c-di-GMP-I riboswitch aptamer from Candidatus Rokuibacteriota, 81 nucleotides, folded computationally. Lineage of the source: Bacteria > Bacteria candidate phyla. The RNAcentral record of the sequence draws on Ribocentre. It matches the Rfam family "c-di-GMP-I riboswitch aptamer". Rfam's curators write: GEMM was predicted in a large-scale screen for bacterial structured RNA regulatory elements.

[in-house]
RNA sequence: CCCGAUACGUGGCACACCCGUCGUGAGACGGGGCCGCAUCGUCACGGGUCAGGCACGGCGCCUGACGGCCGGACUGCCGAA
Numbered sequence: 001c002c003c004g005a006u007a008c009g010u011g012g013c014a015c016a017c018c019c020g021u022c023g024u025g026a027g028a029c030g031g032g033g034c035c036g037c038a039u040c041g042u043c044a045c046g047g048g049u050c051a052g053g054c055a056c057g058g059c060g061c062c063u064g065a066c067g068g069c070c071g072g073a074c075u076g077c078c079g080a081a
Base pairs, nucleotide, nucleotide: 012037013036017032018031019030020029021028022027035068041074042073043072045071046070047069048066049065050064051063052062053061054060
């Protein structure tokens, strides 16, 4: 100097809920708030859940949403042994 799990550290993010705006809706954005998170950073590729529509001789199809549901991909901070 490089790699580096865990610990440690600087800090970071912000569940629920409330207000406002957008949306048919799930939900998103902004402000407040702070349950938690060692990537609770980005991504809808796979699964799953939710919403809207269609169908129902059916138990499926289409569109959308959720990354804080799981997997995966990429990427980030500190760094003892």